[in-house]
RNA sequence: GCCCCAGUGGCUCAGUGGUAGAGCACGUCCUUGGUAAGGACGAGGCCCCGAGUUCAAUCCUCGGCUGGGGCU
Numbered sequence: 001g002c003c004c005c006a007g008u009g010g011c012u013c014a015g016u017g018g019u020a021g022a023g024c025a026c027g028u029c030c031u032u033g034g035u036a037a038g039g040a041c042g043a044g045g046c047c048c049c050g051a052g053u054u055c056a057a058u059c060c061u062c063g064g065c066u067g068g069g070g071c072u
Stems, first nucleotide, its partner, number of pairs: 001071007010024004018055001026042005048064005
């Protein structure tokens, strides 16, 4: 320098053109003599950034940034 993949709550990941979910973690409560485990409820992300297409973009296209891998 070129090519490929990934970027979504604190973490690990799903999702896919119609204003986003799970597990763990966190908070409150129930249960217990007290923990743990278990149960109920809840908070937390406008989806890496910009532009474009579209009635509508986390999703499609282009560029950029970051990380990983490969080639030379």

This is a predicted structure of a 72-nucleotide RNA (transfer RNA) from a Candidatus Pacearchaeota archaeon. The RNAcentral record of the sequence draws on ENA. Its Rfam family is "tRNA". Gene Ontology term of the family: triplet codon-amino acid adaptor activity. The family's RNA type in Rfam is transfer RNA. The prediction has a mean pLDDT of 81.